[in-house]
Two RNAs folded together computationally: RNase P RNA and transfer RNA, 465 nucleotides in total. It holds a member of the Rfam family "Bacterial RNase P class A". The family's RNA type in Rfam is ribozyme. Its mean pLDDT, the model's own confidence on a scale to 100, is 78.
RNA sequence: UGAGUCGGCCAGGCGGUCGCGUCACGGGGCCGUGGCGACACGGCGACCGUGCCGAGGAACGUCCGGACUCCACAGGGCAGGAUGCUGGGUAACACCCAGUCGGGGCGACCCGCAGGAAAGUGCCACAGAAAGCAGACCGCCGAUGGCCACGCCGGGCAACCGGUGCGGCACAGGUAAGGGUGCAACGGUGCGGUACGAGCGCACCAGCGUCCCGGGUGACCGGGACGGCUCGGUAAACCCCAUCCGGAGCAAGGUCAAGCAGGGUGAGAGCGGCCCGCUCGUCGACCCCGGGUAGACCGCUGGAGCCGUCGGGCAACCGCCGGCCGAGAUGGAUGGCCGCCUCCGACCUCACGGUCGCAGACAGAAUCCGGCGUACCGGCCGACUCACCAC
RNA sequence: GCGCCCGUAGCUCAGAUGGACAGAGCAGGGGACUUCUAAUCCUCAGGUCGCAGGUUCGAUUCCUGCCGGGCGCG
Numbered sequence: 001u002g003a004g005u006c007g008g009c010c011a012g013g014c015g016g017u018c019g020c021g022u023c024a025c026g027g028g029g030c031c032g033u034g035g036c037g038a039c040a041c042g043g044c045g046a047c048c049g050u051g052c053c054g055a056g057g058a059a060c061g062u063c064c065g066g067a068c069u070c071c072a073c074a075g076g077g078c079a080g081g082a083u084g085c086u087g088g089g090u091a092a093c094a095c096c097c098a099g100u101c102g103g104g105g106c107g108a109c110c111c112g113c114a115g116g117a118a119a120g121u122g123c124c125a126c127a128g129a130a131a132g133c134a135g136a137c138c139g140c141c142g143a144u145g146g147c148c149a150c151g152c153c154g155g156g157c158a159a160c161c162g163g164u165g166c167g168g169c170a171c172a173g174g175u176a177a178g179g180g181u182g183c184a185a186c187g188g189u190g191c192g193g194u195a196c197g198a199g200c201g202c203a204c205c206a207g208c209g210u211c212c213c214g215g216g217u218g219a220c221c222g223g224g225a226c227g228g229c230u231c232g233g234u235a236a237a238c239c240c241c242a243u244c245c246g247g248a249g250c251a252a253g254g255u256c257a258a259g260c261a262g263g264g265u266g267a268g269a270g271c272g273g274c275c276c277g278c279u280c281g282u283c284g285a286c287c288c289c290g291g292g293u294a295g296a297c298c299g300c301u302g303g304a305g306c307c308g309u310c311g312g313g314c315a316a317c318c319g320c321c322g323g324c325c326g327a328g329a330u331g332g333a334u335g336g337c338c339g340c341c342u343c344c345g346a347c348c349u350c351a352c353g354g355u356c357g358c359a360g361a362c363a364g365a366a367u368c369c370g371g372c373g374u375a376c377c378g379g380c381c382g383a384c385u386c387a388c389c390a391c
Numbered sequence: 392g393c394g395c396c397c398g399u400a401g402c403u404c405a406g407a408u409g410g411a412c413a414g415a416g417c418a419g420g421g422g423a424c425u426u427c428u429a430a431u432c433c434u435c436a437g438g439u440c441g442c443a444g445g446u447u448c449g450a451u452u453c454c455u456g457c458c459g460g461g462c463g464c465g
Base pairs, nucleotide, nucleotide: 001387002386003385004384005383006382007381008380009379010378012341013340014339015338016337017336018335020054021053023051024050025049026048027047029044030043031042032041033040034039056362060373061372063371064370065369066368067367068249069248070247071246075276076275077274078273080245081244082243083242084241085099086098087097088096089095100114101112102111103110104109115240116239120238121237122234123233124232137179138178139175140174141173144172145171146169147168148167150165151164152163153162154161155160187205188204189203190202191201192200206230207229208227209226210225211224212223213222214221215220253298254297255296256295262289263288268280269279270278305324306323307322308321310319311318312317342359344357345356346355347354348353392464393463394462395461396460397459398458401417402416403415404414410448419435420434421433422432423431441457442456443455444454445453
């Protein structure tokens, strides 16, 4: 200099001005109560003024996990669902951290829904002989047995019989070395062995199982001995094993005010898949029909909170101390304009510099948190790797 | 707030429980028949199976995440 990897951060700044929302305070006003009255107390939608605060890293998707509320302080079983290497973190998780193993990359580093296929069942198209436990298409052999021809020996008058040897056939049979197919073919290489062969035997290598030793909390790693044990893949197919999971959701749930018109059914209902169990109900629940209202308040935002020092831990994270308060709307506020700086882009200029555009992306709280996933203009910082060049 | 379904040719739909090539009807092109047209018959073309990643020998199908559309309940 070029090419890359990983992690963290920002999401224009300052000022002016006009607006919007919550809250607090003040002013004026209205209402109620007391009082003859002045006035006092309490309350208030809207009005005026002042002050504080006022969107995000994803507020998004709603994919997980919790808090909270109600239904038994949520109970037992089945069904169903989720998770799936190990250890740790956490309120919890399908998240995070650290490691193990496998895969990719020269490397920094990245990726992994990573239990069980020697419990059972299913599937493995086409090709191929054969796709799962047994079998054999071409090929090889045919020692042994069978058949054919011939030679020799023995017996018999002869046909022939018995024995033996050589050759042939490929009939029984033996093989899985070789060929070929396929994603995948019954361990690989070599030597011996054999009729040809084959873990049939041996040496080495690969894998598996059992046992032992060492390291590690563990997943696992390293080493040794024994066993010829050689066992296909698929569980993001059913399934098995281990662990976890009750349901609903802030329109949860509760209080007040206003208004209306009650009536019918008659034993079940809560318990949202089923059974048990528990509770409520026949003093009429739950459900159905009809009528009324569509207002206010609580829940509601101070919390597994944020910042900083120190300590523990490799880290995720945890602890002590100190400081801080940072939106709560309910048809839903958080915006518009102007100036300067800065950034970016375009144009002019050799350059200094100038002019113009312009704040540029994704996107907007609605009970609250922890994650994941997705979207995204532009920029900053740190650590590291590879290649080339120079000293 | 909660739950469910769908996406395949220009249009409407099939596609099994993963298997060579993804089909059908209508529409379109060409031909036959006819004096001509329609109808009918023959034939041809047309596909990112919504997108991306993964599992698998192999994915329209299985899994995950997105995108788009639709429906239901309170």